[in-house]
RNA sequence: GAAGUAAGCCGGACUAUCGCGACAGGUUCGAGGAAAGUCCGUGCACCAUAGAGCAGGAUACCGGAUAACGUCCGGUGGAGGUGACUCUAAGGCUAGUGCAACAGAAAUAGACCGCCCGCAAGGGUAAGGGUGGAAAGGUGAGGUAAGAGCUCACCAGCAGGCUGGAGACAGUCUGGCUCUGUAAACCCUAUCCGGUGCAAGAUCAAACGUCCAAUGGGCUGCUCGUCCGGACAAAGGAUCGCUGGAGCCCGGUGGUGACGCCGGGCCGAGACAGAUGAUAGUCGAAAACAGAACACGGCUUACCGGCUUGCUUCCUUA
RNA sequence: GUGGGCGUAGCUCAGCUGGUCAGAGCGCCAGGUUGUGGCCCUGGAGGUCGAGGGUUCAAAUCCCUCCGUUCACCCCA
Numbered sequence: 001g002a003a004g005u006a007a008g009c010c011g012g013a014c015u016a017u018c019g020c021g022a023c024a025g026g027u028u029c030g031a032g033g034a035a036a037g038u039c040c041g042u043g044c045a046c047c048a049u050a051g052a053g054c055a056g057g058a059u060a061c062c063g064g065a066u067a068a069c070g071u072c073c074g075g076u077g078g079a080g081g082u083g084a085c086u087c088u089a090a091g092g093c094u095a096g097u098g099c100a101a102c103a104g105a106a107a108u109a110g111a112c113c114g115c116c117c118g119c120a121a122g123g124g125u126a127a128g129g130g131u132g133g134a135a136a137g138g139u140g141a142g143g144u145a146a147g148a149g150c151u152c153a154c155c156a157g158c159a160g161g162c163u164g165g166a167g168a169c170a171g172u173c174u175g176g177c178u179c180u181g182u183a184a185a186c187c188c189u190a191u192c193c194g195g196u197g198c199a200a201g202a203u204c205a206a207a208c209g210u211c212c213a214a215u216g217g218g219c220u221g222c223u224c225g226u227c228c229g230g231a232c233a234a235a236g237g238a239u240c241g242c243u244g245g246a247g248c249c250c251g252g253u254g255g256u257g258a259c260g261c262c263g264g265g266c267c268g269a270g271a272c273a274g275a276u277g278a279u280a281g282u283c284g285a286a287a288a289c290a291g292a293a294c295a296c297g298g299c300u301u302a303c304c305g306g307c308u309u310g311c312u313u314c315c316u317u318a
Numbered sequence: 319g320u321g322g323g324c325g326u327a328g329c330u331c332a333g334c335u336g337g338u339c340a341g342a343g344c345g346c347c348a349g350g351u352u353g354u355g356g357c358c359c360u361g362g363a364g365g366u367c368g369a370g371g372g373u374u375c376a377a378a379u380c381c382c383u384c385c386g387u388u389c390a391c392c393c394c395a
Stems, first nucleotide, its partner, number of pairs: 001314010012283007020030003023026001032289001036300002039298005044197004051224004056193005061075005076090001077088004091188002096186002098182003112129002114125004137155006156178001158175007201240004209232004216228004247266008319391007328344004337375001346362005368384005
């Protein structure tokens, strides 16, 4: 210098004028990294404290983090790359059942051609051929009538033992020799899951109102069990829930890390027809995706223009 | 806010318990028939199965993500 790889950051700033929302009423505060999709997990509220059984659903290498998770971190095995590094729905077809079109002699089992024995009939043979995604462990040697794990060596796989590791697993020894694929097919195993979502729900006034009858309604798809009387005002009253929280910033500290702990500081939208904007000026340009509606942790998707750092490979120069 | 359905030829749909067939009707094109046109007969073209990725030997079909479209459902003394 070129190419690459990984991680992270910013998401216009300031001033003036006008306008809008909130309240604590003033030198006040006022959209995002995704507020989005609603794909997971929680808090919170009501139903029973969240209950029992069946059904149903989700997850799936190991260990950890966490309120929890299908998320994250670290590792194992596998795949890709020269490398930095990246990807991985990765339990069990040796529990059972199902499926495997076409081609091919034969698709979980086999004799079409070929080879060998035999006059022939027939028998032996999975070594060679061709089909297929998959063909009866692979390669080599011995052996044989020809052949074959029939025997041996190495390799792959399976089962068992020993050693190391917290574990996934790795290494090694022994054994009989060998077992098709598919579980993002039914299913089995293990673990977890009650339902409904702020349109949850609570309170107040007219109202000690009127009507009906528990053979009703809610909690669950079913059974049990359990809770409660129900309907009637209106094209739709008011208040609360509503935002101070698994919160943000700084420093220290434990841990490889996710993350935890300690100390100090800060308050940064809360509407209900629904605010968060416009104009002008300066900064070189001001642009992308997009806009809160109970809150939070993740995932996924969208995105202008840039910036920073670590590492790898190659080339050149000293 | 919650929970479903659908997307296949120009249009309306089938296929979706994985298999080699992506198909039907209408429409379109060509030929025939007719003096001409229609009807009718024969033949043909036309598809990234909404998009991307994955599982599998094999995906319209199974799984995941996204896009579009459509339907249903509140509570209250």
Molecule: RNase P RNA; transfer RNA
Organism: Bacillota bacterium